[in-house]
RNA sequence: AUCGACCCCCCGUGUGGCGUUAUCUCGCCAACCCCCCCAGGGCCGGAAGGCAGCAAGGGUACGCGUGCUCUGACGGGUGCGCGGGGGGUCCUUCC
Numbered sequence: 001a002u003c004g005a006c007c008c009c010c011c012g013u014g015u016g017g018c019g020u021u022a023u024c025u026c027g028c029c030a031a032c033c034c035c036c037c038c039a040g041g042g043c044c045g046g047a048a049g050g051c052a053g054c055a056a057g058g059g060u061a062c063g064c065g066u067g068c069u070c071u072g073a074c075g076g077g078u079g080c081g082c083g084g085g086g087g088g089u090c091c092u093u094c095c
Stems, first nucleotide, its partner, number of pairs: 001093001004090013018075005024067001026065003034059003042051003
C1' cells in the first nucleotide's frame, strides 16, 4: 500500500415506538342578526289558499372544553434496517 472482518463517531434516509399538538376525536355552544323547520299569533284573500315570521325543536360555524383510537404536523441522550463519510483493531497479499 492492499483484500476482508469487526468496533466507534458523524451525516442522510426508510420504518416502528414514545412525547407534544391540531386542520384529527368527542362534548357544549348563535342570550343580540347563520341555516332548516316554524305551534300560537300576524298579514293578504270572499274562499280555497298564500306570505313574512317570534318562541320551541333540529343543524352548522366561531369559541370553549376534552382525548390521542384514527389522520396530519413537530420533537428526541428512541429500537431496527439501508446508504455515505471519518477513525480504530485484527487479518490476506505485495513492496
Record summary: Bacterial small signal recognition particle RNA from Trebonia sp., 95 nucleotides, folded computationally. The sequence is in RNAcentral, with records from ENA. Its Rfam family is "Bacterial small signal recognition particle RNA". The family's RNA type in Rfam is non-coding RNA gene.